[in-house]
RNA sequence: UUCUUAUCCAGAGUGGCAGAGGGACUGGCCCGUUGAAGCCACAGCAACCGGUCGCAGCCGAUAGGCGGCGAUGUCAGGUGCUAACUCCAGCAAGGCGAUGUAAAGGCCUUGUGAAGAUAAGAA
Numbered sequence: 001u002u003c004u005u006a007u008c009c010a011g012a013g014u015g016g017c018a019g020a021g022g023g024a025c026u027g028g029c030c031c032g033u034u035g036a037a038g039c040c041a042c043a044g045c046a047a048c049c050g051g052u053c054g055c056a057g058c059c060g061a062u063a064g065g066c067g068g069c070g071a072u073g074u075c076a077g078g079u080g081c082u083a084a085c086u087c088c089a090g091c092a093a094g095g096c097g098a099u100g101u102a103a104a105g106g107c108c109u110u111g112u113g114a115a116g117a118u119a120a121g122a123a
Stems, first nucleotide, its partner, number of pairs: 001123008013042005021031003025090004043082003048078002050075003053070003057066003086115001091111006
């Protein structure tokens, strides 16, 4: 980098350095000199991986191995995260608009959509 699978309406910030951008992209709408990005320190959130405990099960002659479950079992070791639902929309379907010849912007609803993010696995 690519592919696969899972999750994305929950949760969690202060200080120092720095000095104008940031929220992936596009359009909106926001955040920012009452200090953006980035870096550092400390703190916190979270059960994807991992450890551990418990329960029952399967394989095995033994030693041992395997996966499953747990109201939020438990531990922050590996990642991740700590404005706004992934900030909202983007694709599709349906409705309103529309008592109209037709129809757009716009608004609303739904979805196993796209894109993105994170994790685990694979190439």
This is a predicted structure of a 123-nucleotide RNA (SAM riboswitch aptamer (S box leader)) from a Deltaproteobacteria bacterium. It matches the Rfam family "SAM riboswitch aptamer (S box leader)". Its family is annotated with regulation of gene expression in the Gene Ontology. The coordinates come from a structure-prediction model, not an experiment, and the mean pLDDT is 78.